The RNA shown here (Guanidine-I riboswitch aptamer) has 139 nucleotides and comes from a Bacillota bacterium. NCBI's taxonomy places the organism under Bacteria, Bacillati, Bacillota. The prediction has a mean pLDDT of 83.
Formats: sequence, C1' cells, structure tokens
RNA sequence: GGAAAGUGUGCCUAGGGUUCCGCUUCCGUAAACAGGAAUCUUAAGAACGGAAGGUCUGGUCCGAGUGGCACAGACAUCUGCAGCAACCUGAACAGCAGUAGCUGAAAUGUCACACCGAAGGGAUAAAAGCCCAGGCGGG
Repeated sequence: GGAAAGUGUGCCUAGGGUUCCGCUUCCGUAAACAGGAAUCUUAAGAACGGAAGGUCUGGUCCGAGUGGCACAGACAUCUGCAGCAACCUGAACAGCAGUAGCUGAAAUGUCACACCGAAGGGAUAAAAGCCCAGGCGGG
C1' cells in the first nucleotide's frame, strides 16, 4: 500500500409509515327516554353510511452489519467419557497397548472491530436505521 472474510433464525427495541382497527374533522341519512295540546324540543345528533386527516398518543403492520436477548451454527481447547484402533519390535506366544491416532459426546472458551457523508434504486398499503449495502465517497 492492497485484498478477503466478518454465519443463520426467532422475539423485541430505536426508528418507520398508513392497508386494517381506533381517534379527529366534514358530508348525508337519522333514533329514544323525557317535555309539550300540537308544530316542535330533545337533535350543534345516539346510531348507520361516505370522504378527508399520520402535521393522530395508540393497537395491527415493517423494522437494524455498526441496538438488546435467546436459540442454532462454526472454530479452538480439554476430558478418569463412548466407539473404532495402529505403525513398530520379536522366530513365535507376545510386547508396545487398548497407547498414538481417528470419530462422537460433554464441558469450557471465542465469534473481534465497525467513525463521518450524500445520492440513487427496490418491495409492501406505505415508509424506514428494511433490501441493493460492512456497497459508494471521505477519514
């Protein structure tokens, strides 16, 4: 000076929007108790339908490489564990030795680091710290 790797899944959070629910506003239709002789009041509207609003706290929904937790996975070490099991020496029983080694299991450990910035594209109803992307540019 350069390059590569930097695992996966689930639950959640920061964050995100607006399909659905709720909420707010508007429009239309419009009810009862009760009052009244009656029109009527109740009704500036319970309820129903529609439209708009996320510049509505929320529920549903999406959601982190550089946030959290868990599980899986990988690697290393180790073992008074389990299975398999030598080379070699010797004429041979035999010895080496159920040792080295291999495999598995368990246990323990590791999975580090990750600063700044802009723009573009993609999915979904929509947006995003989602995905392209630890990409690109800078340090």